RNA sequence: AUAACAGAUGACUAGGGUUCCGGCAAAUAUUUUUGUGUCUGGUCCGAGAGUUGUCGACCUCUUGAAUAGGGGGUUACACGGAGGGAUAAAAGCCCGGGAGGU
Numbered sequence: 001a002u003a004a005c006a007g008a009u010g011a012c013u014a015g016g017g018u019u020c021c022g023g024c025a026a027a028u029a030u031u032u033u034u035g036u037g038u039c040u041g042g043u044c045c046g047a048g049a050g051u052u053g054u055c056g057a058c059c060u061c062u063u064g065a066a067u068a069g070g071g072g073g074u075u076a077c078a079c080g081g082a083g084g085g086a087u088a089a090a091a092g093c094c095c096g097g098g099a100g101g102u
Stems, first nucleotide, its partner, number of pairs: 007055006015045002020042002022039001023036005056075008077097001079100001083095003
C1' cells in the first nucleotide's frame, strides 16, 4: 500500500425508565382528579463485545431428469470512558468494534 458482505434479521434475556394499564396515598366534584417508579408487576424500549433461530456468504461432497436440488462444514476475536441524542422517560438503545487501552 492492496485485499473480506468479516453481512442482515426474528424471538428472548441482562438491563431500562414511567406514555398507557395496574398498585399505593390523598382529595372528592361520586367514580373521577392529583401525586408516586425509593411500586413487585402487565403494555413499551432493549444489547458490536448476551442466548438461540432463519436467511445470506464461503469450502466440500452429491443428484437420470439441472438456468435447478440435496448432504456436511465454517461464519473467528472483541478491555472500553466521559459526554451528547431520541423517545413519555431512561438504559449494555444510537453517536460506537467511537476516544482511549492491550